A computed fold for a 1447-nucleotide RNA from an uncultured Campylobacterota bacterium, annotated as small-subunit ribosomal RNA. RNAcentral holds the sequence, with entries from ENA and SILVA. Its mean pLDDT, the model's own confidence on a scale to 100, is 84. Its Rfam family is "Bacterial small subunit ribosomal RNA".
RNA sequence: GAUGAACGCUGGUAGUGUGCCUAAGACAUGCAAGUCGAACGGAGUCCCCUUGACAGAUCUUUUCGGAGUGAAGACGAGGACGACUUAGUGGCAAACGGGUGAGUAACACGUGGGUGAUCUACCCUAAAGUGGGGAAUAACUUCGGGAAACCGAAGCUAAUUCCGCAUGUGCUGGUCUCUCUUGUGAGAUUAGUAAAGGCUUCGGCCGCUUUAGGAUGAGCCCGCGGUACAUCAGCUAGUUGGUGGGGUAAAGGCCUACCAAGGCGACGACGUAUAGCCGGCCUGAGAGGGUGAUCGGCCACAGGGGCACUGAGACACGGGUCCCACUCCUACGGGAGGCAGCAGUUAGGAAUCUUCCACAAUGGGCGAAAGCCUGAUGGAGCGACACUACCUGAAGGAUGAAGGUUCUAGGAUCGUAAACUUCUGAACUAGGGACGAUAAUGACGGUACCAUAUGAAUAAGCACCGGCUAACUCCGUGCCAGCAGCCGCGGUAAUACGGAGGGUGCAAGCGUUACUCGGAAUCACUGGGCGUAAAGCGCGCGCAGGCGGGCUGACAAGCUGGAUGUGAAAUCCUAUGGCUCAACCAUAGAACUGCAUCCAGAACUGUCAGUCUAGAGUCUGGGAGGGGAAGAUGGAAUUAGUUGUGUAGGGGUAAAAUCCGUAGAGAUAACUAGGAAUACCAAAAGCGAAGGCGAUCUUCUGGAACAGUACUGACGCUGAGGCGCGAAAGCGUGGGGAGCAAACAGGAUUAGAUACCCUGGUAGUCCACGCCCUAAACGAUGAAUGUUAGUCGUUGGAGAGCUCGUCUCUUCAGUGAUGCAGCUAACGCAUUAAACAUUCCGCCUGGGGAGUACGGUCGCAAGAUUAAAACUCAAAGGAAUAGACGGGGACCCGCACAAGUGGUGGAGCAUGUGGUUUAAUUCGAAGAUACGCGAAGAACCUUACCUGGCCUUGACAUUGAUGGAACCUGCUAGAGAUAGCGGGGUGCCCUUCGGGGAGCCUGAAAACAGGUGCUGCACGGCUGUCGUCAGCUCGUGUCGUGAGAUGUUGGGUUAAGUCCCGCAACGAGCGCAACCCUCGUGAAUAGUUACUAACGGUUAGGCCGAGGACUCUAUUCAGACUGCCUCCGCAAGGAGGAGGAAGGUGAGGACGACGUCAAGUCAUCAUGGCCCUUACGGCCAGGGCGACACACGUGCUACAAUGGGUAGGACAAUGAGACGCAAUACCGCGAGGUGGAGCAAAUCUAUAAACCUACUCUCAGUUCGGAUAGCAGUCUGCAACUCGACUGCUUGAAGCUGGAAUCACUAGUAAUCGUAGAUCAGCCAUGCUACGGUGAAUACGUUCCCGGGUCUUGUACUCACCGCCCGUCACACCAUGGGAGUUGAUAUCACCCGAAGCGGGGAAGCUAAACUGGCUACCCUCCACGGUGGUAUCAGCGACAGGGGUG
Repeated sequence: GAUGAACGCUGGUAGUGUGCCUAAGACAUGCAAGUCGAACGGAGUCCCCUUGACAGAUCUUUUCGGAGUGAAGACGAGGACGACUUAGUGGCAAACGGGUGAGUAACACGUGGGUGAUCUACCCUAAAGUGGGGAAUAACUUCGGGAAACCGAAGCUAAUUCCGCAUGUGCUGGUCUCUCUUGUGAGAUUAGUAAAGGCUUCGGCCGCUUUAGGAUGAGCCCGCGGUACAUCAGCUAGUUGGUGGGGUAAAGGCCUACCAAGGCGACGACGUAUAGCCGGCCUGAGAGGGUGAUCGGCCACAGGGGCACUGAGACACGGGUCCCACUCCUACGGGAGGCAGCAGUUAGGAAUCUUCCACAAUGGGCGAAAGCCUGAUGGAGCGACACUACCUGAAGGAUGAAGGUUCUAGGAUCGUAAACUUCUGAACUAGGGACGAUAAUGACGGUACCAUAUGAAUAAGCACCGGCUAACUCCGUGCCAGCAGCCGCGGUAAUACGGAGGGUGCAAGCGUUACUCGGAAUCACUGGGCGUAAAGCGCGCGCAGGCGGGCUGACAAGCUGGAUGUGAAAUCCUAUGGCUCAACCAUAGAACUGCAUCCAGAACUGUCAGUCUAGAGUCUGGGAGGGGAAGAUGGAAUUAGUUGUGUAGGGGUAAAAUCCGUAGAGAUAACUAGGAAUACCAAAAGCGAAGGCGAUCUUCUGGAACAGUACUGACGCUGAGGCGCGAAAGCGUGGGGAGCAAACAGGAUUAGAUACCCUGGUAGUCCACGCCCUAAACGAUGAAUGUUAGUCGUUGGAGAGCUCGUCUCUUCAGUGAUGCAGCUAACGCAUUAAACAUUCCGCCUGGGGAGUACGGUCGCAAGAUUAAAACUCAAAGGAAUAGACGGGGACCCGCACAAGUGGUGGAGCAUGUGGUUUAAUUCGAAGAUACGCGAAGAACCUUACCUGGCCUUGACAUUGAUGGAACCUGCUAGAGAUAGCGGGGUGCCCUUCGGGGAGCCUGAAAACAGGUGCUGCACGGCUGUCGUCAGCUCGUGUCGUGAGAUGUUGGGUUAAGUCCCGCAACGAGCGCAACCCUCGUGAAUAGUUACUAACGGUUAGGCCGAGGACUCUAUUCAGACUGCCUCCGCAAGGAGGAGGAAGGUGAGGACGACGUCAAGUCAUCAUGGCCCUUACGGCCAGGGCGACACACGUGCUACAAUGGGUAGGACAAUGAGACGCAAUACCGCGAGGUGGAGCAAAUCUAUAAACCUACUCUCAGUUCGGAUAGCAGUCUGCAACUCGACUGCUUGAAGCUGGAAUCACUAGUAAUCGUAGAUCAGCCAUGCUACGGUGAAUACGUUCCCGGGUCUUGUACUCACCGCCCGUCACACCAUGGGAGUUGAUAUCACCCGAAGCGGGGAAGCUAAACUGGCUACCCUCCACGGUGGUAUCAGCGACAGGGGUG
C1' cells in the first nucleotide's frame, strides 16, 4: 500500500459497487421450462338450427266471452358453422440460461497450429422433389387390483405417429481409370436409397424429403508454458509396436484375437502432498512476489457411486434406471425425495442480506401470429463492507467572562473559543415533475430533478502524545496494578501504567487483529557471498554436462531487421464525452513486451568443410630430489641373558615412598639375543595430488623442471554422479614384541585426586593380508588460463661475460621475506593475490535445538554419510577501540618486602563493637576507609529510649479581640509537672489630659507552631579513601569509514607529565614544584614582666640600681642557586669536592587534579517530597543508655634485676587560670581540710619524670604484679543504690614474655620518661590533642608479599576477576524422537459375490400390418456396491523410559 474481511468505540446524507472465504453439511414452504388447437382424435362451455312435452309474455280481432298469433325461459334428443378452454397423441425446446469449485498436476487450462481423421438441429444460399397405399396406439368406454403411488385386461379411434411400393436430380457401398497425395477432386459401371401435411382472402404462406455450400457450435490430435518433495529412483502386461477384426461422426490398444519385446526415466519417470486454469487483481522503479471474490473465457460437478436411453447435441442440476447413506408417508403389503437455481430455515463459524416488485427494458424458448413462459434480467430492500461526493455553519465579537487545568501565587492556558450581533440554509416540507419508449406498453416511482415556507436548528468521533513518530503537564499507584510493534517502562517525585487538562493525527469514521507485497541487495536474473563473520568437498582420475586458440569458405539453428496472422471483450493507459463534481459509465485510440508463418542479413555463437601452430602432447639430451615398492646390509643406544671383578646401596622426586638389592643389585668388562628407531648432515631447504616421505646399498618404478625445436595439429579446461588414494585411533586373521604405553595396580600430592609427579604394566605401537574413511585432513584460501611496480634471499636447469673467482650478469621453473597500485568491515593480501577478468565445480542464508531424530545407503562392530521439524531466544558472531584484569612480560616507586627496633594476638583491667537479654538496654558508623568512632566528659540534666502521671494554638515564632505594668514573695496538696488560696508592687515615652505608644504578662477563636518521624538511593554543605599517587584534559592540525589515535609514545633524567633530546604535531589548562607558616644561621630595630657581661648595692634571691653586650622575646631582612671546582654526559642532569649554620626538595606543616566508592552524614546545620497533629508534638518523676554465657577491635598495667623499694640530688617546654589557679603556714598517715600572700599573668600558681648517688632485695608467683574483695574515709554535687573519682589499712587473682597470625617505625625517628590542655560541678581519661627530656639499631638489595605508576601483550571481562561461565542433581512447565500395542483413514494386489445396463446368444413363449421379421423369459462376458485375506503409507492414543528447551 491492499482486502469478499472480522472485532472494539462511534455513526448525518447521497451515489456507485459489493456481501457464506467455514459444512460439495442438512433442508420446511413458494417459485426458477415451457409452448404450439394453423399436426391430431376427443371432451367441455358458449353461440346457431331442428324437434318433443311444457310455458304462456306481447299483439290483433270482437259488446262480453271466446278465437287466433305465438316471444322470452327451463328440460330432453339431434345437427352443424364459428369462438374459447384443454387431459392425451404428435412437434420443437428442455444439452441454453442460472449455481458451485468437491474432484483434477491432466492436452484440464493458456497460447500457437493440425483435422487428406470429423459432426453440426434451428438459420442463410443453390439444385431437385413432395406420387400412390397400408397399419397400430394413447385419449375414450367397460371390467378388475391397490391405503396410496399407480397398475392390469378387453374393446373403439386420429394425425406432420409408424410401415411397404413407385420415382432417383442426387447421395451411399463395390470394381476400374486419371488427378492430388493419409480418406482430395473428376469420370465410367453395378447394387442400394426420400418425403407430410397444415392454413388461406386461392394470390400464396408455413412445413416435409434428398443433395451441395455457408454461418454458428462442437469433437479429436500436436508443439510450448505455468508446483512442492529425491528422506519418492526406478516404473510399466493392454504395458510399447505390428496384423486381422470390431467400434465411433471421427484418427487411435478405444476394444478384441494373434505375433514381437518393447516403452518411460536425474532434461526427474513412478509415487506422495497440495491445487480448478486463464483474462485479470494487489504490490513493486522494474525484474519479480502474492493471488484467482465480484465481471468475462474454458473445464469439472449436481446427496455418494455405476450405467445407459432419447436426441443434431447429454451419459443430462429441476430426465430415466440400479446400489449405498440419509429424510419423509404408509392400512407394513409398499411408496416418495435430492436448493452447489431465487428467496428463506437450521447447523458450523470471527463472519456474509429480502421467504420483495416487474416482465416496462435487454435477452431466451415455443408459436404463422396474438401471445404465453422466463427468481435470466431490470429494479427496489438490508449491511459504513469498499470507493466517491457533501454537511455538521459563515462573518464580526476581549470585562481576554464564568468554569476547568496548571502555577515560581505574578500569571499562563482552553481562547474569538463561548455568550452576544448579523447572515446563509445540507437534511426535513407544501407544489410541479422527466429521460429510459420517435406508435402501444414504466416494475423502478410521484423516483431523479426544479422550485419553496420555517429556521442554527436534527448531525463528531476515534486513536495517539518515551525513541522510532507529529504531539506534555498534574494527580493516583509504588516491580503492585498494569503497558508493550521493537528497544523497553513500573521498586514514592513515571512526559511509557490509570485518570484529568492540554496537544497531535485522521475524520463518518478511527483503532485493533488476520493475511499479502514493499522496504529485504535478507535466495542477489536485474542484484549477494565463501582467509578470520554462515560458507572450498581431505586429495586425485574421470563418463555425462558446461565452456573452449588463429585463418578461409559454406549453411542459417541461435541472433538482427521488415511484413502478415493472431494476441476475445472487459481491465490498465491516453483523449473526448455523459451523470451538478467525483466515484461510476460510454466512445475512440494506444497497448497487450507473447506465439506462428514468410522474406531479408551474416558480424558474433553454432554446424559442416579446408588449413595453421602460440594451447596441449610426443621425441632427443644432460642433470636434481627423505617421490613409491621390494630385497639386502650397517653402526650408536635401550632392554634382557650368561660370565668375571666388586660391595651396599641403587632408583626416583620439589621432597618422598611404592620398587630393585647381601639369594650380591646398582657400577664396570666381555660375549650373546631380540625388536624398534635411524644422532650429526638438517636449512625460510628438497620431493609428492593430498595423507605424507629422513641410515647405507641394489633392483623395479611414477612425476616434475631445464635445454634442443624434430613430430602431431586444438587432441584443451572444469567436472554432478562414479572410481581410486586417504594421518592417528579402532576392528578381523596370523606373526612379532626391545623401548614406550591407554586400561589397570601400587606409592605420593590433596579437603578429596577415579588427575598432573613416581614405580610397574596389558591392549596397542612393528610386519603381512583384509576392513574402517574420519581430523584444526589448515594456507581455516577449489581447479585452470591471461594481465598488472619493485627489492632482497634460497633450490634446480640453461646461457653470456671477464678481472677466471668455486666471480658477475641474464633467463626459465620452484620456494621464502618485504613492499606499490588495487582490494578488504578491519586485520591483512599483494606476480605463489584475498588485485583485474574469463570458464567450470562445490558450498552458505540468524543463534540454540543439531550435524541430532526418523528413513535410506555403507560397515564385522565402533560408527560414517545423507539430513529435518516442533519448540525457544533477540540475539549469536567477526575485526578493531578505550579501559579493567592476568598465579603475562619489561621498567620504576612506597616502612611494600628484606635488614632491624618495639609491640598486638596469651593474662588482669579500661574502653568501643557484635551477640544475647530487657519495659527500655535511643540512634548512627560496618573490609581497607566501622569498632578509646559521632561522644573535647550518660549519677539528675544531657536524652533522642522505656514505665507511669499530665497539657492540647501548645515549651518556641508571627498576627491577634480582652485584661493587666513588669516583677518579688508566702502557705496547702502532690513524686513532680501542676493546681488552689494569698501578700507586696505600680514604672518609661508622647499628650490637645480624653488618651495613645514601646516593652512584658494573661489570653477566646483561628491561621499556624512542633517532630532527633522516613528517605544520605531526591539534595546543598562538610568529610573519609585511592593519594601528596603523578597524573587528568582541552583547542587547532594530522591519521583512521568509525569508535578513537597522535599530542601524553620513544631515548635519557627526576621525588615529580621534573627537565632535555627526538618526533605530525604545535600550543594551553587543572595537578607537580614555587609563592604561605614553623624550626635551623646571621643581621637590623625594640628592651618589660624576660636576660645579666662590665660597674655599684644586697636580706645573697637579677633581689635592687644600672645596662641593651649575651640568652630570649617579635617584626623586618639576608642566606642555598647544582651558583663555584673536578669528572661523566649532546643536553637535561649525575658523582665527588670546596666554602657554608644549612647542599642538592635543608626538616616539618598547611595545601589534595579529573574522578572512584549511588562511600559517610536528613541525629551539627540547611533542604525537596512523604508522614503525625488531644500526638510520631510538649511537661514531669523514676528507670535505661553502665545488663552479661560469650566473640572481636583499640589501649593501660604487668610478668621483673637494663628491675622493685627507700633516702638524697639535678635539668624542661607547651599550655591553662577570676563561677578560676592558689603559695608560705597549720591540721590529717593520706585523700584532703583550715586559711588566703600573689595573679585577669614572659611578673603569681604546679615536687617534672626517666636520670644521677647511696643502701636494700637475689630469681621466688617473689619486697615482681596489682586484679578482686572487706573495713574506714575524703571531695564534688539537690542527690554518688542502680552508676563517680580519690585516700588509708587489709586482701594479694591471673600472669614467668604469649599458637597460627599480625601492626608501627628510616633520625632527634623508634623506644622510653614525665608535663599540660580541651570537655568538665565531679568523673569512670589507661582516651584524644599538644609539649619537652633521654635517645638507638638497620636498609645487602628489589627475587618474593601488598599498594601504586608507565609501556607492552592476551581476553569470551565492561555493575570491568568479588568478572564471566560449564555440567550434574532437585523442582515446575513445554514441545519432541523411541515404545509392548491399539484405533482410524487412504492406496494397492489376489480371490469371492455380482444390481442396473451396453454387448453377445436366444426360444417350442408373445406378435396387427410387413417379414429370411420383431419382442420377451432365460443364458454368457464386462462391471458399481459389498465380502475375505495380504501389503504399503499417513494420522490419533499409549504404561514406560530418552535426550532437548525455558524458569